Model confidence (mean pLDDT): 86 of 100. Predicted 3D model of a 350-nucleotide part of an RNA (small-subunit ribosomal RNA, central domain) from Candidatus Kaiserbacteria bacterium CG_4_8_14_3_um_filter_38_9.
Context: one part of a larger RNA
C1' cells in the first nucleotide's frame, strides 16, 4: 500500500468563514478524451493456469492451447459520468410578517455588601482557631448610628431555562449591531456541501505601555502545627485580578463523539412559534416546525452505553491513528518581546 479504525484501548483539528480540490436534485435534446463492448497489432522464451504426452507414481521434463492485464489502432454504444443548450422547483438564498434569547459593542444608572476617612454614642477588649499565637486596641479598637469617598461583582428570579460556531454570555435603561425559529404566499432557480493551504476569533494565567486597585490574593513576611513543615490552619500582603490599546494562541478548549445531507418504532418533561377544537377570553385538549432533556423497540457495541439531538443504516468531503518508553523531546524552520507556541524525528530500550 491494500485493509482496519478514531465515545471510554492510539486516534475529530478549540472554532468559524472561505480558496484550490473532491462530491453534487429534477426533466429534454445534442456530444462523447471517462465509461462499457468487438476487431488489429504487440505484450521474448522460460514460468502461471488448462487439455494431453514422457520417466512404473510423483517431483521433474514435454507438447499444444486459452485467459487476463497494459499499450496503441480502429469500429460502435449513449444506462451512467463529463461538456454545451433549454427548461424546472423538492436543495439553498431572499423578500414579506410575527417570535424568544445572560448572543456582540457603547453610554448611562441603581441597590446591598465589603472597605477607606470624618463625626456622635461608648468601654475593654476584639479577631482568629482544633486549641493558639502573631494581628488590631485606653493615641479609644470591636459594636452601633450619621455623612462623605471607592474599587469591583451583580442575591432572589434561576431552572433538566435560553442566547452563541467556538471561547463564552446574567443588576436596570437607552442607542447601534449579529445569527436564529415559525407562518403563508411570492421571488431567484441548483446559485449546493465540503474544504488542503489562507484568514478571523478563541477561558485562565502570562507579557508590554499607560491608568486603576475595595475584596481576593501566586511569591514574600510572620504565627502555629510537626521529628521536620520550604505545605495544609491563621495574621499581613507585592505581582495579579479591574479599564484602555497591543501582544501571546494554549487548556481534561470535553458531548473526550468533525461538518453536511437522507432513512429507520415509541414514552415523556420542557424552550419558541403555528394550526384546529373549545372559550367572553386564558387554560386544558389535538396536530404540527424548531430547539433543550429523560427513558427506551429495532439495530449497535469488547463491554460500558448509545439508540430520531445515534454510537442505527447509508452517502460526500476534511482531520488524525498505526506498540510502550525515549518525546511531544532534539535538531531545522516559521512565529513571538519574552514565556514559549507550531511542525516534528532518530539512537537506544522494553
Nucleotide at each position: 500500500c491494500u485493509g482496519g479504525g478514531c465515545g471510554u484501548a492510539a486516534a475529530g483539528g478549540g472554532u468559524g468563514c472561505g480558496u484550490a480540490g473532491g462530491c453534487g436534485g429534477u426533466u429534454a435534446u445534442a456530444u462523447u478524451a471517462g465509461u462499457c463492448g468487438g476487431g488489429u497489432g504487440u505484450u521474448a522464451a522460460a514460468u502461471c493456469c488448462u487439455g494431453g504426452g514422457g520417466c512404473u507414481c510423483a517431483a521433474c521434463c514435454u507438447c499444444a492451447g486459452a485467459a487476463u492485464c497494459g499499450c496503441a489502432u480502429u469500429c460502435g454504444a449513449a444506462a451512467c459520468g463529463g461538456u454545451a443548450u433549454a427548461a424546472c422547483u423538492a436543495g439553498a438564498a431572499g423578500u414579506a410578517g410575527u417570535c424568544a434569547g445572560a448572543g456582540g459593542c457603547a453610554a448611562g444608572c441603581a441597590g446591598a455588601a465589603c472597605u477607606c476617612a470624618c463625626g456622635g454614642u461608648g468601654u475593654a477588649g476584639g479577631g482568629g482557631u482544633g486549641a493558639a499565637a502573631u494581628c488590631c486596641g485606653u493615641u479609644g479598637a470591636u459594636a452601633u448610628c450619621g455623612u462623605g469617598g471607592g474599587g469591583a461583582a451583580u442575591a432572589c428570579c434561576a431552572a433538566a431555562u435560553g442566547c452563541g460556531a467556538a471561547g463564552g454570555c446574567a443588576g436596570c435603561u437607552u442607542g447601534c449591531u449579529g445569527g436564529g425559529a415559525c407562518u403563508c404566499a411570492c421571488u431567484u432557480g441548483a446559485c449546493g456541501c465540503u474544504g488542503a493551504g489562507g484568514c478571523a476569533c478563541g477561558a485562565a494565567a502570562g507579557c508590554g505601555u499607560g491608568g486603576g486597585u475595595a475584596g481576593c490574593g501566586a511569591a514574600g513576611c510572620g504565627g502555629a502545627u510537626u521529628a521536620g513543615a520550604u505545605a495544609c490552619c491563621c495574621g499581613c500582603g507585592u505581582a495579579g485580578u479591574c479599564c484602555a490599546c497591543g501582544c501571546c494562541c494554549u487548556a481534561a478548549a470535553c458531548g473526550u463523539u468533525g461538518u453536511c445531507u437522507g432513512u429507520u418504532g415509541g414514552u415523556u418533561u420542557u424552550a419558541a412559534g403555528g394550526a384546529g377544537u373549545a372559550u367572553c377570553g386564558a387554560c386544558c385538549c389535538u396536530c404540527u416546525u424548531u430547539g433543550a432533556g429523560a427513558c427506551g423497540a429495532a439495530g449497535c457495541u469488547a463491554a460500558c452505553g448509545c439508540g430520531u439531538u445515534a454510537a442505527a443504516c447509508a452517502g460526500a468531503c476534511c482531520g488524525c491513528c498505526u506498540g510502550g518508553g525515549u518525546a511531544g523531546u532534539a535538531c531545522g524552520a516559521u512565529c513571538g518581546c519574552a514565556a514559549g507556541a507550531u511542525u516534528a524525528a532518530a539512537a537506544c530500550u522494553c
The organism belongs to Candidatus Kaiseribacteriota, within Bacteria.